[in-house]
């Protein structure tokens, strides 16, 4: 000097002129006028998780269904986060996991291949015993039948665990040593593991469950268009069914309780307004504590509330030349998009000294 990993801010800027929304104070009959103060994101996006809040409500079992899926933390909770285990990608700094359970059953594994599971014989390998040709004087040999076998070869992601000795007609854990595997301890560790530790058993051949399905934990719905509250106008209209052995009660069922009526169809009128509506599980700062996420404790600050929906327009300077892109009940996550700029810490590489 290059090239990369992680982590953290900023997100065009500065003056002028006028315009908007919200708020505090003063003034006006009157938001009439003034004068201060605040006013889009890092993702506001998606509507995927989680919860605050409101309602059904006085709300309890259960099926049915859905969500998670190593261990220990964190959190208000979460499918988030941190931190460790294991497996996997990178040379590394790291960074990715849909990460119970295949000895509960089922179910799939193309093609090739003899056979892909209650596995099988294509090419060999061996053939005593039985039978049959065909050659020999004959002994005897050769083929075939039956019959045995999975070690050698071939196929293929994967074929009855490897490697070696011994045994056999030939061969097989058929036996042994040693590795693998299953089960049992022992050490470490809270745990998930781990282990150059002990026994034991000839040993249930793989994968898939991001198949179904078993385990183990969690799960009321609906939703600011949720709910209150004020005004206003109308046809306190017509029909239909159930009707306490019944009907209703906000995802299905059943019990259970609660309440006394409810559903359904056509018409008809309201389509105005206040509120909910922003002081938070809130922000930044300093200390303790903790590997970390985070917690406690001082201390300071108040930072958008719109209702056809507010941040616009001009002018002139600067320079990183502006990208993805606007709140609408809050918040904590995740995940999608993006120009470019700084700063910190750690990896690799090549050169020098």
């Nucleotide at each position: 000097g290059g090239a990369g990993u992680c982590a953290g801010c900023c997100a065009g800027a500065c003056a002028g002129u006028c315009g908007c929304u919200c708020u505090g104070c003063c003034u006006u009959c009157a938001g009439u006028g003034g004068c201060g103060g605040a006013g889009a994101g890092g993702a506001a996006a998606g509507u995927c998780c989680g919860g605050g809040c409101u309602c059904c409500a006085u709300a309890g079992g259960g099926c049915a269904g859905g969500g998670u899926g190593c261990c220990a933390g964190g959190u208000a909770a979460c499918g988030c986060c941190u931190g460790g285990g294991c497996g996997g990608c990178g040379c590394g700094a790291g960074c990715c996991g849909a990460c119970g359970g295949a000895a509960a059953g089922u179910g799939c594994c193309a093609c090739a291949g003899a056979a892909a599971a209650u596995a099988u014989a294509c090419c060999g390998c061996c053939u005593a015993a039985g039978c049959c040709u065909u050659c020999u004087c004959a002994c005897g040999a050769a083929g075939g039948c039956c019959g045995g076998u999975a070690a050698g070869g071939g196929u293929g992601a994967a074929a009855a665990g490897g490697u070696g000795c011994g045994g056999u007609a030939a061969g097989a854990g058929c036996g042994c040593a040693c590795c693998g595997c299953g089960c049992g301890g022992g050490u470490g560790g809270c745990a998930a593991c781990a282990u150059c530790u002990c026994g034991u058993g000839g040993c249930a051949g793989g994968g898939c469950a991001a198949a179904c399905c078993c385990c183990a934990c969690c799960c009321g719905g609906a939703g600011c268009a949720a709910g209150a509250c004020c005004a206003a106008a109308u046809a306190g209209g017509g029909g239909a069914a159930c009707u306490a052995u019944g009907g209703u009660g906000c995802g299905g069922c059943c019990c259970g309780u609660a309440c006394c009526g409810u559903u359904c169809c056509c018409g008809g009128g309201u389509u105005g307004g206040u509120u909910g509506c922003u002081u938070g599980a809130g922000g930044c700062g300093c200390a303790c504590g903790g590997c970390g996420a985070c917690g406690u404790g001082c201390g300071u600050c108040c930072c958008a509330g719109a209702c056809g929906a507010a941040u616009g327009a001009c002018u002139g300077u600067c320079c990183u030349c502006g990208a993805c892109a606007a709140a609408a009940c809050c918040c904590g996550g995740c995940u999608u998009a993006u120009c470019g700029g700084c700063u910190g810490a750690c990896u690799c590489c090549a050169c020098a000294c």